[in-house]
Model confidence (mean pLDDT): 82 of 100. This is a predicted structure of a 74-nucleotide RNA (transfer RNA) from Methanothrix sp. Taxonomically the source falls in Methanothrix (Archaea, Methanobacteriati, Methanotrichales, Methanotrichaceae). The RNAcentral record of the sequence draws on ENA. It matches the Rfam family "tRNA". Gene Ontology term of the family: triplet codon-amino acid adaptor activity. The family's RNA type in Rfam is transfer RNA.

RNA sequence: AGUGGAGUAGCUUAGAUGGUUAUAGUGCAGCUCUCAUAAGGCUGAGGUCAUGAGUUCAACUCUCAUCUCCACUA
Numbered sequence: 001a002g003u004g005g006a007g008u009a010g011c012u013u014a015g016a017u018g019g020u021u022a023u024a025g026u027g028c029a030g031c032u033c034u035c036a037u038a039a040g041g042c043u044g045a046g047g048u049c050a051u052g053a054g055u056u057c058a059a060c061u062c063u064c065a066u067c068u069c070c071a072c073u074a
Base pairs, nucleotide, nucleotide: 001073002072003071004070005069006068007067010026011025012024019057028044029043030042031041032040050066051065052064053063054062
């Protein structure tokens, strides 16, 4: 330099064919349980869906560019 893949909550991730409110686990906070702690149970907060543009009535999803990471080729 070229080709392909990936980027979604603190971390790991789901999200069929674009459509009504974007998931789960773990972590965090509160409550419950216990003499107490741990484990368990319940509830809650936490997301510019990498960035910017385009298409569309409507974009995490499609298109283009940029950035970062991984693999392969040279």